């Protein structure tokens, strides 16, 4: 300097042949206990990395950049 992956809730990760954005853990609440734990029930919690494009419609397709990561020099 080159190729090549990854970037979406606090964490771990689904989800894309473009059409209302999810799950498990974790948080708060309430059950249950003589109390704690584990169980159950509820709620919340995202400009889907940025910035442009295409397109009635972008998480998704394209193009630059920005972080991590692999290889290769």
């Nucleotide at each position: 300097g080159g190729c090549g992956a990854a970037g979406u809730a606090g964490u771990u990760c689904a989800g894309u042949u473009g059409g209302c954005a999810g799950a498990a853990c974790a948080a708060u609440c309430c059950u249950u206990u003589c109390a704690u734990a584990c169980g159950g029930g509820a709620u919340a919690a995202g400009u889907c990395g940025u910035u442009g494009g295409u397109u009635c419609a972008a998480u998704u397709c394209c193009a630059a950049c920005c972080u991590u990561c692999g290889c290769c020099a």
Molecule: transfer RNA
Organism: bacterium